The RNA shown here (Glycine riboswitch aptamer) has 80 nucleotides and comes from a chicken gut metagenome. RNAcentral holds the sequence, with entries from MGnify. Its mean pLDDT, the model's own confidence on a scale to 100, is 81. It matches the Rfam family "Glycine riboswitch aptamer". From the family's description: This family represents the bacterial glycine riboswitch.

[in-house]
RNA sequence: AUUCUGGAGAAAUCUGCUGCGGCAGAUGCCGAAGGUGCAAGCGGCCGAUCCCCGUAAACUCUCAGGCAAAAGGACAGAAU
Numbered sequence: 001a002u003u004c005u006g007g008a009g010a011a012a013u014c015u016g017c018u019g020c021g022g023c024a025g026a027u028g029c030c031g032a033a034g035g036u037g038c039a040a041g042c043g044g045c046c047g048a049u050c051c052c053c054g055u056a057a058a059c060u061c062u063c064a065g066g067c068a069a070a071a072g073g074a075c076a077g078a079a080u
Stems, first nucleotide, its partner, number of pairs: 001080006011027001013026005028067003034063001035061001037059001041055004
């Protein structure tokens, strides 16, 4: 990387339109595609401390996405 298996959360909300597949608007919510932000710590800088710089996530935000099923789905397991 490919294939298979498992895989959470949250209105099948309201209004209008419709070719009945959905589309637009409103209110409420979710956090596990992607994306934003964050350093006690670690690393760099310095003779040294501070400052400064860099660095993570399932934390944070909710931009994107999502809120019956299906689809999608971080991540985990197996095979090649």